[in-house]
RNA sequence: GCCGGAGUAGCUUAAUGGUAGAGCAGUGUCUUCGUAAGACAAAGGUUGUGGGUUCGAGUCCCUCCUCCGGCU
Numbered sequence: 001g002c003c004g005g006a007g008u009a010g011c012u013u014a015a016u017g018g019u020a021g022a023g024c025a026g027u028g029u030c031u032u033c034g035u036a037a038g039a040c041a042a043a044g045g046u047u048g049u050g051g052g053u054u055c056g057a058g059u060c061c062c063u064c065c066u067c068c069g070g071c072u
Base pairs, nucleotide, nucleotide: 001071002070003069004068005067006066007065010024011023012022013021018055027041028040029039030038048064050062051061052060
């Protein structure tokens, strides 16, 4: 330099172009003499950046950034 893959909540990850979910962690409440475990509840996302297409984009297209792999 060229080709391919990945980037979504603190972490691990889902999501046919049509309300972004889950598990774990964290918080609150219940339970306990107390802690842990358990139960319940609420919260937590500019979907890597910047544009484009579309009535509508995490998803399609372009650019750039980071990481991984391959070729040279």
Transfer RNA from a Minisyncoccales bacterium, 72 nucleotides, folded computationally. It matches the Rfam family "tRNA". The family's RNA type in Rfam is transfer RNA. The source organism's lineage runs through Bacteria, Bacillati, Minisyncoccota, Minisyncoccia and Minisyncoccales.